[in-house]
Molecule: transfer RNA
Organism: Spirochaetales bacterium Spiro_02
C1' cells in the first nucleotide's frame, strides 16, 4: 500500500433513529473501637474528528485520523 475490526465516563464495556448507562475506581454520609467489607448517596461525557441525510444522529451514509488484526511488495 490494501482488508477487515474497534473508538461512548479515570479503567472494562453496554446502548444501533427519539433527553446518554451499568461495574469496578473516586468522593460524602452510614455501621465499626479503627480499617477493609457492607449499605445509601453525590460527581463524572465535544458518544474519534468533520460532512451528509432526516423533524430529529452515539445509532444510518461519506471522508479523514488513532489503535488492533491480517495480506502484500521492497531492501
Nucleotide at each position: 500500500g490494501c482488508c477487515a475490526a474497534a473508538g461512548u465516563a479515570g479503567c472494562u464495556c453496554a446502548g444501533c433513529g427519539g433527553u446518554a448507562g451499568a461495574g469496578c475506581a473516586g468522593c460524602u454520609c452510614a455501621c465499626u473501637c479503627g480499617u477493609a467489607a457492607u449499605g445509601a448517596g453525590c460527581a463524572g461525557g465535544u458518544c474519534c474528528u468533520g460532512g451528509g441525510u432526516u423533524c430529529a444522529a452515539u445509532u444510518c451514509c461519506c471522508a479523514g485520523c488513532u489503535u488492533u488484526g491480517g495480506c502484500u511488495c521492497c531492501a